[in-house]
RNA sequence: AAUAGAGGCGCGGGCUUCAUCAGUAGCCGGAGAGAUCGCACGGGAAUGUGCCGGUGAAAGGGGAGACCGCCGAGGCUUAUAUGCUUUUCCCGGGGCAUAUCUGUCGGGAUCACGCAGAAUAUGCGUGGUACUGUCGUUGCGGGAAUUCCCGACGGAGUGCUAUU
Numbered sequence: 001a002a003u004a005g006a007g008g009c010g011c012g013g014g015c016u017u018c019a020u021c022a023g024u025a026g027c028c029g030g031a032g033a034g035a036u037c038g039c040a041c042g043g044g045a046a047u048g049u050g051c052c053g054g055u056g057a058a059a060g061g062g063g064a065g066a067c068c069g070c071c072g073a074g075g076c077u078u079a080u081a082u083g084c085u086u087u088u089c090c091c092g093g094g095g096c097a098u099a100u101c102u103g104u105c106g107g108g109a110u111c112a113c114g115c116a117g118a119a120u121a122u123g124c125g126u127g128g129u130a131c132u133g134u135c136g137u138u139g140c141g142g143g144a145a146u147u148c149c150c151g152a153c154g155g156a157g158u159g160c161u162a163u164u
Base pairs, nucleotide, nucleotide: 001164002163003162004161005160008071010070011069012068013067015065016064017063018062026055027054028053029052030051037050038049039048040047041092042091043090044089045088046087074105075104076103079100080099081098082097083096084095085094086093106132107131109129110128111127112126113125114124115123116122134155135154136153137152138151139150141149142148
C1' cells in the first nucleotide's frame, strides 16, 4: 500500500402497514362586516380571515414487518451553489432537499439542561453516569505457559485484527 473482517438493542435507505397529526387545514352553506380592531415570520401594498352548521384530508415526525446497502456505517457543524417552501407581489429573515467544503464524534443506553416538534412520541446538541468493543501501560492472582483470563488507569476509528 492492497484485500478481507470485528464491535451490537450497531448505522442508514426506500417499500408495505398501523396509530397520531385532527374533527385540524381546506371545501360548501348561513350570519356579520367591507370592522381606524385582532390574526396570517418582519416591513409595505393587496387579499383573506375571526362566529354557527355540514363535510373532511395530507405532509413531516413515530411503531412494526420483511428487504436493500453498509462498519466514518452515519450523525452534527461551518461556508458556498441550486431547487422547493413560508396566503399573492417586492425586500429581508426562517425551514427542507441535493452537491461540495470546514471541523468534530469508537458504539449503544440512561439522567439533566437546551433546541426542533401537535406531542408526554421522537430527533439533535452539551455535560454526567455506569456498560461495551479495541489498543496501550500496569498489578496481583489462575494457568505448564512471554501469547489466555481477571483488576486498575489511559487513548481514539486518519483506530484495531488477519493475510499478501
Molecule: Lysine riboswitch aptamer
Organism: uncultured Ruminococcus sp.